The RNA shown here (c-di-GMP-I riboswitch aptamer) has 83 nucleotides and comes from a Bacillota bacterium.
NCBI's taxonomy places the organism under Bacteria, Bacillati, Bacillota.

RNA sequence: UUUCCGAACGGGCAAACCCGUCGAAAGGCGGGGACGCAAAGCCACGGGCCCUCGAGUGAGGCGAGGGUAGCCGGGUUGCCGAA
Repeated sequence: UUUCCGAACGGGCAAACCCGUCGAAAGGCGGGGACGCAAAGCCACGGGCCCUCGAGUGAGGCGAGGGUAGCCGGGUUGCCGAA
């Protein structure tokens, strides 16, 4: 220095819910607030889930668009340094 790992130190982020706001919706943003998180930093590449539209159907399935990174996998960057 790097990898694995996650004690300690310093800290960091922020679920639900409430208020405001954007959106057709899912959901996003800001403030309050903490359920939790060693990447709960970033990225829609794969899968899942959610919303919208289309033709069609008894229903499903199919196609297109949007979202979810705190659903999983993957990529990438990073603080600290005990066993």